Overview
This is a predicted structure of a 523-nucleotide part of an RNA (small-subunit ribosomal RNA, 5' domain) from an uncultured bacterium. The prediction has a mean pLDDT of 86. RNAcentral holds the full RNA, with entries from Greengenes and SILVA.
[in-house]
Context: one part of a larger RNA
This record gives sequence, structure tokens and C1' cells, in this order.
RNA sequence: GAUUAACGCUAGCGGCAGGCCUAAUACAUGCAAGUCGAACGGGAUUUCGGGUAGCAAUAUCUGGAUGAGAGUGGCGCACGGGUGCGUAACGCGUAUGCAAUCUACCGCUGACUGGGGGAUAGCCCUCCGAAAGGAGGAUUAACACCGCAUAACACUAUGAAGGGGCAUCUCUUUGUAGUCAAAACUCCGGUGGUCAGCGAUGAGCAUGCGUCCGAUUAGCUAGUUGGUGAGGUAACGGCUCACCAAGGCAACGAUCGGUAGGGGGUCUGAGAGGAUGAUCCCCCACACUGGUACUGAGACACGGACCAGACUCCUACGGGAGGCAGCAGUAAGGAAUAUUGGACAAUGGGCGCAAGCCUGAUCCAGCCAUGCCGCGUGAAGGAUGAAGGCCCUAUGGGUUGUAAACUUCUUUUAGCAGGGAAAAAACCCCUCGAUGCGUCGGGGGCUGAUGGUACCUGCAGAAUAAGGAUCGGCUAACUCCGUGCCAGCAGCCGCGGUAAUACGGAGGAUCCAAGCGUUAUCC
Repeated sequence: GAUUAACGCUAGCGGCAGGCCUAAUACAUGCAAGUCGAACGGGAUUUCGGGUAGCAAUAUCUGGAUGAGAGUGGCGCACGGGUGCGUAACGCGUAUGCAAUCUACCGCUGACUGGGGGAUAGCCCUCCGAAAGGAGGAUUAACACCGCAUAACACUAUGAAGGGGCAUCUCUUUGUAGUCAAAACUCCGGUGGUCAGCGAUGAGCAUGCGUCCGAUUAGCUAGUUGGUGAGGUAACGGCUCACCAAGGCAACGAUCGGUAGGGGGUCUGAGAGGAUGAUCCCCCACACUGGUACUGAGACACGGACCAGACUCCUACGGGAGGCAGCAGUAAGGAAUAUUGGACAAUGGGCGCAAGCCUGAUCCAGCCAUGCCGCGUGAAGGAUGAAGGCCCUAUGGGUUGUAAACUUCUUUUAGCAGGGAAAAAACCCCUCGAUGCGUCGGGGGCUGAUGGUACCUGCAGAAUAAGGAUCGGCUAACUCCGUGCCAGCAGCCGCGGUAAUACGGAGGAUCCAAGCGUUAUCC
């Protein structure tokens, strides 16, 4: 000098930031991922009208509107948010490569979108179960599912010609054979769907170099190292397998053990370096512990599934349910770390044509001097240098000290009163224009959690506001009293045994100041 700090004393305000470093311990409760009726069947409820019966209430038939809950289907749930257990590794950083790769949504381009089928949830009926849930029957729809047709610059096999490269190879043109598509809606403009190509974005893989400590760890290795073939993958590869060979790594530190997420950065330092990796950003890993795959463009998937285990809960004892290292919050641990708050107004995300819905991401508010920054606690004048305190060489002097009183002034801040934002422009609606109501542009309207907040103005009045540590040397600041190697102090040297500037108190002084000291850690 610095700190995600804590503790002691003290405390007026504001702005900006930060806030479980310990038990990746266990979690009550609420919320944190849904959305689409312009994909589909269906329709509870409410309500309006008409007809019939009836005196009426009402019952029944029919037409319209409304459309809850659940279900099929699509997209999303792989993002966003959390944590740092593991990991010394191509994990990260940096630089390359993929002639060894994939990429939903988005943009551009080319071509197509013909004709059929059988089901299944839901609804209804029956049954089993305490529940979670499940079984059977009948019936139904789709952009759900499945054949058929048509196909190619697509894929597979095989042949020819030409060109290129860093090896394996690859590109272009062309021939033959085989294989694989689709879903509708419409205001007729289009919106979707299928195949193919390119781009963009995201991801995967490989490699050079860099990346902690220990040799009181010296040898390690059997899918081990390489080859051939096969399987597998989006893709290369012992990734896996069969066979063959006997290799591969290592004092330039293999192997083993310990520790640790990495980086941009941060702190310190003149620098070199040392230490560190909170907040913010990028990458990685994990989601009660271990394992496994399914779905999908993408996961081996925090709020999905299955199995095993530990733990907790429910049970009719047969069987079931759960996973806060999301936001709050609770218990525990600890020196120690906050509200079971408001809003989707903005930014961003998901779905949707849209209206909109969802969003503990986010934006805000609350708590905490935890930090940084700013402001204030008054200003000017005022000597009889008042009183009191303290000290002394004591009728006196010194100091507190222009300090106070007193006079004049100001009103930041706090209080009260009045006014009162920006953040909002879009989407959408109305309208005008370019007009192909597709799209684009101009004008007007709608929308604020924060918040009656910030800010501005006014009112009265010095009014509402100072402490902490230190004073032997290092180190700025000195005397008196008490104590008497006691009580105590102390970072080091050291002080205290009767004149202690070092202990305790007082007066005075010094340094910082809404803080000041102590402790811990780093340079």
C1' cells in the first nucleotide's frame, strides 16, 4: 500500500459498488419454463335469441356468442441462472489444421408439394389399487404415424476424360445401375412443408508452444506401442474387437504422491518480479453419490427418464414420493456475509401472424460505514486574553484560548410545504406517401415497477450532527498525581524494585476523521 474481511469504541447525509471465503452440509414453504385454438379432435361453464308444452315457475328442441380444465401435435425446455467437488489435463491460454466433421431457428439460390392407408390419446363404459398409478372394451382427429408415385447437381456401387495438391488423396465433366421426399392454410399477395447447394452462427476433433510442489517417488506400461481387417461415430483415431509384430514413455524428470478449476485480470513493486484468480467477461467441470442410455439439430440433460446406494417423508404394510451448488428463506457450521420484497415499464430470452402469455434472467426497492468518492457538523468579527480546569520558581505568571460569552451573517444538510421528471421508443391502433394491404418510410395516439423518487422552489432557525487511537526510541506529540518488579504495558528494543514523559488517571499535545484502532493475509 491492499483486502469479498472480522472484532472493539464511535456514528449525520448522499452517490456508486460489494455482501456464506466455513459444511459440494441438510432442507419446511412459495416462486424460478413455458407457449401456440392461424396444426387437431373435443368441449365444462356463462350468456343472448327463436319454437313446443304449460297460467307461470320450469322442462325440452334449435340457432349464436363465450370458451375453463385435460389430451394429441409443434417449437422451446442443451439458453438464461448457480457452484468450484473433481481435474496437473489439449482442461485452459495462444497459434494453426480438418483433403477427417455436424449445425435447429436465420439469409440467399434451384427444384418439387401427386395420390392413398391403418391407428392412437382424449371422450364413453367396465375393472384393480389406500395412494402413486394401472388394465381391458368401444369409438375419433390432425401439419401425429406408415406405404405408393415422381425425382435430382443428393447418396451408394462401378467405368471414362481432364485438372489440382503437403502424403493418404481431391475437384470438374460425363456414362450405367440402384436408393431415399413432402402438409397443409390462404385475404391468392403469401405463410408453411420436402430435397439439394451456398452463407452465417454455434459446436466437435487434432497438433506446436506455455501451464504448481516433492527424487526422503527411478523406473513405468499389456489395448500397453505399431500394423492388417472389421465394427462404431457427424467425423479421424486401440474408440472397440479379431489376428500379427514387440514395441512405447523416462534424469530435457516418466511413473507415483500432494496441492489446485484455467485465462482476461487484481494487489504490490521504479521495473524485473512476487502474490492472487471475490465482484464483471471468456472457457471448462458438476447438479444428493455412482452408472446408463432415450429423445433430439444439439444432452449422456440442475428444476427429464431408468438402475443401484445413502438420507428424508407418506402408507390401509401390499407399495409409493423427493433432491435449493436457481431467487428468497430455515437449521447447522463459523470471527463472519442481506428481504420468504416490487415489476415485466425498459434490455434480453421462449412461444405465437398478432394481441399477448411466461421470464427470482433483468430492472428496481429493502438491510449492512463492507469499501471508494463527495458533503456537512457553521462563517466573519470578538481580549478584561473572563470564569473554571491544569502546571509553575506561586500577592504573580503560563496554558486551555479567538476558544467561549457577545455582535453580525449564511442555511448546505436534516425538517415542513409546494411543483415535479428523463429513462418511451417500438409492438399495436388511426392516418398519409412509395403502393404489389407483402414490405418500407412520415405524422398522431397508447404504455413507468422504480416514484410523487431524483431535481427545483419556498419557510423558520446555528438551529439536527465528532469521535477514535497515540504521545520512551523507531514515530508526529509532555507534564502532574497514583502505584512501587505489585498492578500492569509491549510490534522490536524494552518499561515497572519510592521522584516512571513507557503502568493507571488528569490536563495538554499529535495524527486521522464518520470514522479510528486491533487482528488476519499478500506485496